[in-house]
Molecule: small-subunit ribosomal RNA
Organism: uncultured Alphaproteobacteria bacterium
RNA sequence: GAGUUUGAUUCUGGCUCAGAACGAACGCUGGCGGCAGGCUUAACACAUGCAAGUCGAACGAUCCGCAAGGAUAGUGGCGCACGGGUGAGUAACGCGUGGGAACUUACCCUGGAGUGGGGGAUAACCACUGGAAACGGUGGCUAAUACCGCAUAAUCCCUGAGGGGGAAAGAUUUAUCGCUCCAGGAUAGGCCCGCGUCCAAUUAGGUAGUUGGUGAGGUAAUGGCUCACCAAGCCGACGAUUGGUAGCUGGUCUGAGAGAAUGAUCGGCCACACUGGGACUGAGACACGGCCCAGACUCCUACGGGAGGCAGCAGUGGGGAAUAUUGGACAAUGGGGGCAACCCUGAUCCAGCCAUGCCGCGUGAAUGAAGAAGGCCCUUAGGGUUGUAAAGUUCUUUCGGGUGUGACGAUGAUGACGGUAGCACCAGAAGAAGCCCCGGCUAACUCCGUGCCAGCAGCCGCGGUAAUACGGAGGGGGUGAGCGUUGUUCGGAAUUACUGGGCGUAAAGGGCGUGUAGGCGGCGAUCCAAGUUGGGGGUGAAAUCCCAGGGCUCAACCCUGGAACUGCCUUCAAAACUGGAUGGCAUGGAGACGGAAGAGGAGUGUGGAAUUCCCAGUGUAGAGGUGAAAUUCGUAGAUAUUGGGAAGAACACCGGUGGCGAAGGCGGCACUCUGGUCCGAUCUCGACGCUGAGGCGCGAAAGCGUGGGGAGCAAACAGGAUUAGAUACCCUGGUAGUCCACGCCGUAAACGAUGUGUGCUGGCCGUCGGUGUCCCUAGGGCAUCGGUGGCGGAGCUAACGCGUUAAGCACACCGCCUGGGGAGUACGGUCGCAAGAUUAAAACUCAAAGGAAUUGACGGGGGCCCGCACAAGCGGUGGAGCAUGUGGUUUAAUUCGAAGCAACGCGAAGAACCUUACCAGCUCUUGACAUCGCCGGACGUUAGCAGAGAUGCGAAACUUCCCUUCGGGGACCGGUAGACAGGUGCUGCAUGGCUGUCGUCAGCUCGUGUCGUGAGAUGUUGGGUUAAGUCCCGCAACGAGCGCAACCCCUAUCGUCAGUUGCCAGCGGUUCGGCCGGGCACUCUGGCGAGACUGCCGGUGAUAAGCCGGAGGAAGGAGGGGAUGACGUCAAGUCAUCAUGGCCCUUACGGGCUGGGCUACACACGUGCUACAAUGGCGGUGACAAUGGGUUGCGAACUCGCGAGAGUAAGCCAAUCCCCAAAAGCCGUCUCAGUUCGGAUUGCACUCUGCAACUCGGGUGCAUGAAGGUGGAAUCGCUAGUAAUCGUGGAUCAGCAUGCCACGGUGAAUACGUUCCCGGGCCUUGUACACACCGCCCGUCACACCAUGGGAGUUGGCUUUUCCCGAAGACGGUGCGCUAACCUUUGGAGGCAGCCGGCCACGGUAAGGUCAAUGACUGGGGUGAAGUCGUAACAAGGUAGC
Repeated sequence: GAGUUUGAUUCUGGCUCAGAACGAACGCUGGCGGCAGGCUUAACACAUGCAAGUCGAACGAUCCGCAAGGAUAGUGGCGCACGGGUGAGUAACGCGUGGGAACUUACCCUGGAGUGGGGGAUAACCACUGGAAACGGUGGCUAAUACCGCAUAAUCCCUGAGGGGGAAAGAUUUAUCGCUCCAGGAUAGGCCCGCGUCCAAUUAGGUAGUUGGUGAGGUAAUGGCUCACCAAGCCGACGAUUGGUAGCUGGUCUGAGAGAAUGAUCGGCCACACUGGGACUGAGACACGGCCCAGACUCCUACGGGAGGCAGCAGUGGGGAAUAUUGGACAAUGGGGGCAACCCUGAUCCAGCCAUGCCGCGUGAAUGAAGAAGGCCCUUAGGGUUGUAAAGUUCUUUCGGGUGUGACGAUGAUGACGGUAGCACCAGAAGAAGCCCCGGCUAACUCCGUGCCAGCAGCCGCGGUAAUACGGAGGGGGUGAGCGUUGUUCGGAAUUACUGGGCGUAAAGGGCGUGUAGGCGGCGAUCCAAGUUGGGGGUGAAAUCCCAGGGCUCAACCCUGGAACUGCCUUCAAAACUGGAUGGCAUGGAGACGGAAGAGGAGUGUGGAAUUCCCAGUGUAGAGGUGAAAUUCGUAGAUAUUGGGAAGAACACCGGUGGCGAAGGCGGCACUCUGGUCCGAUCUCGACGCUGAGGCGCGAAAGCGUGGGGAGCAAACAGGAUUAGAUACCCUGGUAGUCCACGCCGUAAACGAUGUGUGCUGGCCGUCGGUGUCCCUAGGGCAUCGGUGGCGGAGCUAACGCGUUAAGCACACCGCCUGGGGAGUACGGUCGCAAGAUUAAAACUCAAAGGAAUUGACGGGGGCCCGCACAAGCGGUGGAGCAUGUGGUUUAAUUCGAAGCAACGCGAAGAACCUUACCAGCUCUUGACAUCGCCGGACGUUAGCAGAGAUGCGAAACUUCCCUUCGGGGACCGGUAGACAGGUGCUGCAUGGCUGUCGUCAGCUCGUGUCGUGAGAUGUUGGGUUAAGUCCCGCAACGAGCGCAACCCCUAUCGUCAGUUGCCAGCGGUUCGGCCGGGCACUCUGGCGAGACUGCCGGUGAUAAGCCGGAGGAAGGAGGGGAUGACGUCAAGUCAUCAUGGCCCUUACGGGCUGGGCUACACACGUGCUACAAUGGCGGUGACAAUGGGUUGCGAACUCGCGAGAGUAAGCCAAUCCCCAAAAGCCGUCUCAGUUCGGAUUGCACUCUGCAACUCGGGUGCAUGAAGGUGGAAUCGCUAGUAAUCGUGGAUCAGCAUGCCACGGUGAAUACGUUCCCGGGCCUUGUACACACCGCCCGUCACACCAUGGGAGUUGGCUUUUCCCGAAGACGGUGCGCUAACCUUUGGAGGCAGCCGGCCACGGUAAGGUCAAUGACUGGGGUGAAGUCGUAACAAGGUAGC
């Protein structure tokens, strides 16, 4: 820097990624070289070989040799304490750094001095002898530079200052090498101190040699190092003690730095050497390849006893994801011994193995377009891409290969590496490319396969049929002898914030005070110099890093020099600041004095109202309670009312964002005691201050203990209701408790969710307490100090908001936070009588959890307003029968679709065949249909046979299109081959188009400007008004667009033009019919116009928009009706109207045919028709209409039939003829009944259409005469020419309507009003919703898995204390054994062994502490797909929530 919480935004906050690194490992791949690196695990066990010897110039002896000389076991000397390995232990003076004093230091250097004279032994060797072995025993001989006296000695040591002690070694080639003492140096080491050095306080107290002193011992040396005595100290919140973890460091890695992580290789220090203990030798060890003891393990054994220690180099087994050769050489460097030659050296130098890392090189270069071929690549089918890539042509030869030559490292000799590096020549493009990725972050895209499968995934997330995310391919990107993955570290992460964060609401202010330690601290002055600042000196090893230069052809790598090493110590100086000392000041603070307000606290009294109870009176049937009721009380007298009494608790009005208190909290009145605060004016003290870890105190309510008290209220509990349930909400009761005293508890949304203190920084308006002053007063103004509120500026803030009472600007101190869940939980500790409080994790799990604000949506939130939304009415549906559609069921099939409103008389404006898509059977395969090739032919019509038909067989006859250049071509038909046709097969969730719906609702947006970090807001909100975002006014908005309205059509009035098929006022004729002449006045028809605009008047409103009333008018405020449907919503509907991507079928999922089905029928629902009757039925009468339709048609009239209808037939292509009759109306009759209502059902007989009415059409007549007597819950339509009612026409159609579309006739009732139901609009409010309430979401239970707590216990590790045992060993004691040197000659000193003692490892015993593992059972927690029960929370979430 990016990704990820959201519809979007901003902030907070976590998770994740891009970078660098590695002793790495794993997967795929692998040409060469250089330089480096290579058991991180089992400090597990080790076979085998090697890793420390050397000196004959210290010595005796033996052997070989003629000799010179050489070899050697032993004695002796030096070395083996270095070098090499490892990191177990260690939290320590272990390490780092800087200092210090009480020490030692073999070999080396310098200086001084010395080296005289003696003695006694003992290995080897010889003899004997034990043992399996390892290894010894006894006796005897012998040498020394082995051992021991004596002498001498200083600048040596001790001292009581008189004195005492105290050394040596020789060898030989005669030149050296040695030896002894002393002093100094160098080197190396021991000891002490300051500072630094991990985590845990859920480790808070630790300590008896402990702390100090005196004396002694001990050591190279200081010291409780050890011991005796004395004192009682010492360490610790600046973290002792305890537990865990760890070698430390130069450095390494990362980072801008500060820091964080780390401590391989190289260098310094430490520690360790099978485990534990111990000392010996020595200059040096408590000793890796030495010794003793104990233990475990391994090996040998003759069973008696012995041997061993790879954390040296190789190597083996084992462990593990994982780490190499049982190589060469001492040539170089270095080490040991030696006079030296030389010997030894798994230190070292080299080689081998490994892409483990870093660096370098190569796998070819140039040219080459027909842009070749090929591609299981893509494609819009043209082409594109792979791609100058290849081929081809011309070159080159690094590396590798072959041949030859051949170093440096070596100053004289000596070369493991090594015939290596290098060099020369030769051949030939020849032998040499992979890995990862391509959704975003993040560079790189297409096709196919797959179909929430298989799989991917670092995070977000991909995959459910069009996947750039899985798998493959083509192409592309990155990197390259490597590339990816995994792990780990730092970074990004300012995500522990020193640099450099926060705490009102995101995580986070302690409930409040007091005060200890600590931190911080007012104004002058003088001094000091700890901090601070500057200069000098010492140190800060080398290597590393950085800079410069140099060497390998470059680089890595290496070398030289410089710088640096930010640190520590020391010295000199300065005195501003901090600090310290001294002495002042008065402004902070405190006190004294005078006033003031107050529900501040504690105690003792006291008052009235009310409630309840008791007594008495009046009085009678109810009272009480609720949404409605009931439980309850009451005729044994309630409730109500009057009088009297008792008891307890709380204090109405005043009362107030009024007062007081640190907070919790405090409210009648009076008194007593008492704390704090404010104001005023002086006086006193003189920084006495602020904060405050721990500590201490206070601390609402509930709760607990003891004793009182108990009126009202009231958890628990009981009853009544409510409810699906109701362990609740409501009601009736009611116990703890509430009250008092004393003692606990110690928590609250203990909140201003805002720690305390101090200073600074614009204002306005209230209010409380004081003081001053003015007007002098009901009271108020001004000024000031102290409180308490409201609004707001700058500033701050993510925003909301805060804003002199800061969340502004600063300082001081304290508390607290670091993703959500698990969890304020477990365990442990502390406190508590208990309840519990406090302190306070982890495993595991998620990618979020959250704050503020925005736009929507929603609310059983609010306001305003509409709509046949309710109400007011009228008529229906729901009941009956039938029709029709749907569900269901059935079926071979009952084709398919439509599904709340917005599917259901819907697609269907008309299923007997057809339609038809379904089923059964039969049948065709280039196909019923389109285009292309070839061949033949006009096509066609008619009869016959088989068949259910499709179809098949098959003969005869009739018939001959268009153009022509006369070859032929075209249309059409038949045959044939393949490309293809075809599909009502799937996906309406891939689509176009069309449609429904909200809704004819009044809304939906944009540009510019402005506001806001932003999403967004403003405009569009507000005041009026309207049917309307309609209009007016106002306004940081000004304009505009799509909608509204208007423009269009029908209708209502009039005018005008026109007059047949229409009409007939007047005239004539008449067969009395506008029939005829005639006419166009009227009706009508249909063109063009007029008319209506709140235009006029009054009122109202704001003088506006508009509204109300009126006039005129056919019509009045949109006259009535229609067409017209904004942005969008519903993944709404339709792949079966059509079109169309993809998928699927291809002798079938295509085509044809016959028959069946779509018409089924226990049921359920929707929509209708007809009714139930008298506002009616029946009979009679024959009055009035409009829209339409008609030539395969309407069909008059006439005739026949009871009728449907039939026969015959005029007219009409229709203002002419026909359908055509309109019906309700009017008159009469019936008289309330299953009827003269109703017509279902059924029988018989007909009729029409049609190829055909069986499944399955319509109609007619006669007969039959079912249910039904106005329809439960519920529900629909309609506001005027409307509802209701009456008939009529049309489309579809051979026929078939109760459906649909249209037409006219008759013609109502009601609307108070907007509380309620439904839908909608605007504003506002809340929200945990945004798939948007059909939302979200909580808990128990059931199931599976995971981690975890408790748990009778069990097992193991570490550790403490008690006691027992007590190896080796040093120390102390002893001296009966042994004893060469010295003294002496009886013996002694000394030594050795033995024995004793205290100390002590291992082991044992008993009791604890602590950690871990495990445990029947058990507790909660987390996660999981659609499980169960409810509905707690989010809206007033339906009882506000917490």